Predicted 3D model of a 273-nucleotide part of an RNA (large-subunit ribosomal RNA, domain VI) from an uncultured Lachnospiraceae bacterium.
The coordinates come from a structure-prediction model, not an experiment, and the mean pLDDT is 90.
[in-house]
Context: one part of a larger RNA
RNA sequence: CGCAGGAAUUUUGAGGGGAGCUGGCCCCAGUACGAGAGGACCGGGCUGGACGGACCUCUGGUGUACCGGUUGUUCCGCCAGGAGCAUGGCCGGGUAGCCAAGUCCGGAAGGGAUAAACGCUGAAGGCAUCUAAGCGUGAAGCCCACCCCGAGAUAAGAGUUCCGGCAGGGGGCGGAAGCCUCCUGGGGAGACCCCUUGAAGACGACGAGGUAGAUAGGUCAGGGGUGGAAGUGCAGCAAUGCAUGGAGCUGACUGAUACUAAUAGGUCGAGAG
Numbered sequence: 001c002g003c004a005g006g007a008a009u010u011u012u013g014a015g016g017g018g019a020g021c022u023g024g025c026c027c028c029a030g031u032a033c034g035a036g037a038g039g040a041c042c043g044g045g046c047u048g049g050a051c052g053g054a055c056c057u058c059u060g061g062u063g064u065a066c067c068g069g070u071u072g073u074u075c076c077g078c079c080a081g082g083a084g085c086a087u088g089g090c091c092g093g094g095u096a097g098c099c100a101a102g103u104c105c106g107g108a109a110g111g112g113a114u115a116a117a118c119g120c121u122g123a124a125g126g127c128a129u130c131u132a133a134g135c136g137u138g139a140a141g142c143c144c145a146c147c148c149c150g151a152g153a154u155a156a157g158a159g160u161u162c163c164g165g166c167a168g169g170g171g172g173c174g175g176a177a178g179c180c181u182c183c184u185g186g187g188g189a190g191a192c193c194c195c196u197u198g199a200a201g202a203c204g205a206c207g208a209g210g211u212a213g214a215u216a217g218g219u220c221a222g223g224g225g226u227g228g229a230a231g232u233g234c235a236g237c238a239a240u241g242c243a244u245g246g247a248g249c250u251g252a253c254u255g256a257u258a259c260u261a262a263u264a265g266g267u268c269g270a271g272a273g
C1' cells in the first nucleotide's frame, strides 16, 4: 500500500514445512516342519539404541551482584571488625535462570489409491489365459491421518462484537427537500506516541501494565542457600573452644503491601458506488 466504511477479536485451511529409523527378549512352542541336528510363519506382550521435541520435580553442571573458609599486601589511627587488589586472589558450597549426562513424550494405529507380485471372471483364439472389457488382494513407498507455519490464498475467505450517516465551503443536477462529487475541519470505536516492564527480545516486534493500578523497584512475610554473625560472657598462659543461637547474612523464587515510579499530556483514526 492492497484486501470497495472504520475497528477489535475468534477462526477456515489453499499451500508449505517437520516427522517417517531400528535392535533384543518372552508367549504362541521346543509346536508346524525335520531321520536327526535344528527350528519357524501368523499373532500378541515386554524392553532398549540412535534421532527429535518439550521441561527442570528428581540426578547433576554452571551460577564474576548469595554464604562461608583462607594467603599476601595496602588502607580504615591501634585492637577487634572490615574494605580494596592479587585469574572471581585461592578454596568449599549454592537460589533463580540457562542446560544434559536428568525427566516426560514422539515415530504408531487407522483409512484411500497403488508398485512388484498373487488372484477372480473372461474372450480375441469352442481349449487355455490375472487382461483385451470388468473385478479383487497387495509395500518402510504415494495421498490422508500426526506436529508446526499459514488469507499478499491479489481467487486477498468466514463468524462474533464495537463505532458509524458529523460540521463548513466549492462545483453539478433539481422548483425545493435532497442527491452526486471535491476540499477543509474537528473527530467515534480503536490504535499509537510516552512511561513501568517481562522465563519477549540485537533494534523494531510480541506479552503484562499505566492510579478505577500489583507493571517494576522498595518494604514485610515465606521459601531456598550458606552453616553457627558481631558483641558480650565463660574456660584456657595462649592458639582456641563453648554459650547466647539452626545464629547472622542472603541475586534472580512465592505471596502480600501503593511507600517510590508508571504523572501530566500529545498524535493518528470512519463519514461510506
Stems, first nucleotide, its partner, number of pairs: 001152001005163007015149004021049007033038001051106005059100004066093005071086006110144003117137004166185008190268004194210005215261003218257005224250003231244005

Notes
Its Rfam family is "Bacterial large subunit ribosomal RNA". Gene Ontology terms of the family: ribosome and structural constituent of ribosome.